[in-house]
RNA sequence: CCAAUAGACAGCUAGGGUUCCGGUCAGUGACACGCUGAUGCCUGGUCCGAGAGCAGUCGACCUUCUUUGCAAGGUUACACGGCGGGACAAAAGCCCGGGAGGU
Numbered sequence: 001c002c003a004a005u006a007g008a009c010a011g012c013u014a015g016g017g018u019u020c021c022g023g024u025c026a027g028u029g030a031c032a033c034g035c036u037g038a039u040g041c042c043u044g045g046u047c048c049g050a051g052a053g054c055a056g057u058c059g060a061c062c063u064u065c066u067u068u069g070c071a072a073g074g075u076u077a078c079a080c081g082g083c084g085g086g087a088c089a090a091a092a093g094c095c096c097g098g099g100a101g102g103u
Stems, first nucleotide, its partner, number of pairs: 007058003011054002015048002020045002022042001023039007059076006065069001078098001080101001084096003
């Protein structure tokens, strides 16, 4: 100095909005409570959520062997990036997309 792969799944987080819950405001009623409307420039719960975030499981791959295995040991790297469009209630680091482009 020298090998191979560059996948899937579910969990969480940064982040995201506003259907629902809660908060706030206004109106209103039969006023310990309720109804209607507005508000996400409301910390929140539910919710969405990363290729380039975290951790996990599986898969794949490599090496070793008087053991051929549900084996042992290891690898699964790197990663700048729009505009625009799409879904759900809505938005987004979601999806188009490791795309266009750049280096």